Molecule: SAM riboswitch aptamer (S box leader)
Organism: Deltaproteobacteria bacterium
RNA sequence: UGCUUAUCGAGAGUGGUGGAGGGAAAGGCCCUGCGAAGCCACAGCAACCGGUCCGGCAACGGACGCCAGGUGCUAAAUCCUGUCCCGGGAGACCCCGCGGACGCAGAUGAGAG
Numbered sequence: 001u002g003c004u005u006a007u008c009g010a011g012a013g014u015g016g017u018g019g020a021g022g023g024a025a026a027g028g029c030c031c032u033g034c035g036a037a038g039c040c041a042c043a044g045c046a047a048c049c050g051g052u053c054c055g056g057c058a059a060c061g062g063a064c065g066c067c068a069g070g071u072g073c074u075a076a077a078u079c080c081u082g083u084c085c086c087g088g089g090a091g092a093c094c095c096c097g098c099g100g101a102c103g104c105a106g107a108u109g110a111g112a113g
Base pairs, nucleotide, nucleotide: 003111004110005109006108007107008106013042014041015040016039017038021031022030023029026081027080028079043074044073045072047071048070049069050067051066052063053062054061055060078105082102083101084100085099086097087096088095089094
C1' cells in the first nucleotide's frame, strides 16, 4: 500500500500547549475565538485480540468486563446521502419512519502476503 474476513443506532473528556480550522472525499447539515486541527499529560470506554471460568480427550461450544496486557476509541447513527420494497402524508417524483433488503465508500480489529 493492496487482499481476506468480522463488526459498525451501545459506551467514554478534562487540563496544558497551540491559534483557525474540523467532522475521510463532494453536497448537505453541524462543531469551533465560550478556542478548531495537531502535540503533551492525566482520566475514561470496552469493540476485536489476548486472558479467566465452565463443559469436552480434542476439535470446539458456552459464560463473564472478571483481568485493561495489545490494537482501538472518547460531538451528532459511520452525523446524513445510492437502489429497490413497505407504512404514513402530500399531490407531482417531494416529505416523514430506531420499517426491511441489497449495494458503494469508509473506519476499526483479526489473519495471510